Overview:
Model confidence (mean pLDDT): 83 of 100. Small-subunit ribosomal RNA, 3' major domain from uncultured Thalassobacter sp., 481 nucleotides, folded computationally. Taxonomically the source falls in Thalassobacter (Bacteria, Pseudomonadati, Rhodobacterales, Roseobacteraceae).
Context: one part of a larger RNA
RNA sequence: UGACGGGGACCCGCACAAGCGGUGGAGCAUGUGGUUUAAUUCGAAGCAACGCGAAGAACCUUACCAGCUUUUGACAUGGGGAUUAAGGAUGCUAGAGAUAGCGUCUGUCGGUUCGGCCGGAUCCCACACAGGUGCUGCAUGGCUGUCGUCAGCUCGUGUCGUGAGAUGUUGGGUUAAGUCCCGCAACGAGCGCAACCCUUAUCUUUAGUUGCCAUCAGGUUAUGCUGGGCACUCUAGAGAGACUGCCGGUGAUAAGCCGGAGGAAGGUGGGGAUGAGGUCAAGUCAUCAUGGCCCUUAUAGGCUGGGCUACACACGUGCUACAAUGGUGGUAACAACGGGAAGCAAUGACGCAAGUCUGAGCCAAUCCCUGAAAAGCCAUCUCAGUUCGGAUUGUUCUCUGCAACUCGAGAGCAUGAAGUCGGAAUCGCUAGUAAUCGCGGAUCAGCGUGCCGCGGUGAAUACGUUCCCGGGUCUUGUACA
Numbered sequence: 001u002g003a004c005g006g007g008g009a010c011c012c013g014c015a016c017a018a019g020c021g022g023u024g025g026a027g028c029a030u031g032u033g034g035u036u037u038a039a040u041u042c043g044a045a046g047c048a049a050c051g052c053g054a055a056g057a058a059c060c061u062u063a064c065c066a067g068c069u070u071u072u073g074a075c076a077u078g079g080g081g082a083u084u085a086a087g088g089a090u091g092c093u094a095g096a097g098a099u100a101g102c103g104u105c106u107g108u109c110g111g112u113u114c115g116g117c118c119g120g121a122u123c124c125c126a127c128a129c130a131g132g133u134g135c136u137g138c139a140u141g142g143c144u145g146u147c148g149u150c151a152g153c154u155c156g157u158g159u160c161g162u163g164a165g166a167u168g169u170u171g172g173g174u175u176a177a178g179u180c181c182c183g184c185a186a187c188g189a190g191c192g193c194a195a196c197c198c199u200u201a202u203c204u205u206u207a208g209u210u211g212c213c214a215u216c217a218g219g220u221u222a223u224g225c226u227g228g229g230c231a232c233u234c235u236a237g238a239g240a241g242a243c244u245g246c247c248g249g250u251g252a253u254a255a256g257c258c259g260g261a262g263g264a265a266g267g268u269g270g271g272g273a274u275g276a277g278g279u280c281a282a283g284u285c286a287u288c289a290u291g292g293c294c295c296u297u298a299u300a301g302g303c304u305g306g307g308c309u310a311c312a313c314a315c316g317u318g319c320u321a322c323a324a325u326g327g328u329g330g331u332a333a334c335a336a337c338g339g340g341a342a343g344c345a346a347u348g349a350c351g352c353a354a355g356u357c358u359g360a361g362c363c364a365a366u367c368c369c370u371g372a373a374a375a376g377c378c379a380u381c382u383c384a385g386u387u388c389g390g391a392u393u394g395u396u397c398u399c400u401g402c403a404a405c406u407c408g409a410g411a412g413c414a415u416g417a418a419g420u421c422g423g424a425a426u427c428g429c430u431a432g433u434a435a436u437c438g439c440g441g442a443u444c445a446g447c448g449u450g451c452c453g454c455g456g457u458g459a460a461u462a463c464g465u466u467c468c469c470g471g472g473u474c475u476u477g478u479a480c481a
Stems, first nucleotide, its partner, number of pairs: 001481002003478003007475007015465002019429005026320008034311002042053002064306007073129001077128002079125006087106008109119003131295002134293003140289002142284003145280001147278001152191006158167003171182003197272004202240007211230003216227003243266001246260005322422001326381006338369003343362002348357003388419001393414007435457007
């Protein structure tokens, strides 16, 4: 000087408390451990691994296993030789296929001094080499997590100290903040904080189609449907607006704090992006790159089938429930974000339904996905393992796709398990939040209860900082470095 303390003081955080809803019990989904297996590929491991890499394992992916098979190789550069094409479409035979053999059609490179001369391309040969998701993340780059969006981390000059170092950065106030004020052997500065950026909340203005419809006219069973208009909504450009600016109190005449006015918004307005110096030899050699080591008829390449989907069990994360604030049937409103050409698909017809046939319109403020669901109204059920709950199983179908047996999703009928609110323990959340309800998107042929977004309905509580956890500042002790 740091680090540590079941030392002290002060401060903060859904840290506790006050509340609301969960997990832990059940069934299922999903990840992991374990076990099993020919293989169940690999990685991730307290917080910070476990719906994680994986924004989507039937084949492919795929790295694993079994069998079959290739050896200059699926891919790159170089040498020699041969050919002038290669390529595209397609057939037959053998085979599980890779592959091997035999054909058919089409096609027949550019330059030129017309010499296969030059370039290009293909094949063959031998060799340099290719190749490796093989090892080492404790050899590394890059990227990432974490403390933590916590308020810290440092430097120059000066001063003090023999020196390691100290000072500044401590102190008194204050702040979300090393934020600002005052004081001070310090005076300044840098990286962070804040601001600048995006979005949202109000208004003005410009513009008015594909958007809108107040007024006028026309038309319809009905509808901005038509003429018309750009007021309003909206869209998207430009501006205004919030700064403790104003008033009162308080404070040290300061920084600020408390209350008020005006205002759409008030003291960082809400949300996002933004992550200092460092810590964990944290994670990643399987994104990629890369040193070293290792394999080179195999630890490389191709193919078929299987596996990653196994199942006495254990754990994590979720979904659905256990019902009446509900279930069922009917009726019937109101969104936003997004996506669409190998696509979204209206309408009509068929089917109980999944869906099928048809195919208007739309490269989209025009058309479509898309009539959101909870809510409301009416009826019924009457507290039961039930008209709750839907697992499981049987059967008949639908869709995608060469192909749903291992191993997809969905529909109809039948079946109708556990479950009556969950022990110890434990998690999230302070407002348009929790809770609850649906909708969209990425990946994607098909497939999600996951993930990323969107809107609808919409609470309770916070006395306070004694305690638990994490963090910051000062101080103190030290058998620690």